[in-house]
RNA sequence: AUGUGGCCUAAUGGAUAAGGCAUCUGACUGCGGAUCAGGGGAUUGAGGGUUCAAGUCCCUUCGU
Numbered sequence: 001a002u003g004u005g006g007c008c009u010a011a012u013g014g015a016u017a018a019g020g021c022a023u024c025u026g027a028c029u030g031c032g033g034a035u036c037a038g039g040g041g042a043u044u045g046a047g048g049g050u051u052c053a054a055g056u057c058c059c060u061u062c063g064u
Stems, first nucleotide, its partner, number of pairs: 001064003006021004014052001023039005045061005
């Protein structure tokens, strides 16, 4: 310095944590791929603190 779905990446202290890829289901197809429609998936590394409110600020701790 960094840590956020399986992977990559967002989010001014003010939401139901957003998007892409992947994945699953359906349509399409002789089968697949491509394309289209829809769905699931996050204790934001862990523990505490501040605050009406923390992914975001502070402390400790773990990994890199």
A computed fold for a 64-nucleotide RNA from Gopherus agassizii, annotated as transfer RNA.
Rfam family: tRNA. The family's RNA type in Rfam is transfer RNA.
Model confidence (mean pLDDT): 80 of 100.
The RNAcentral record of the sequence draws on Rfam.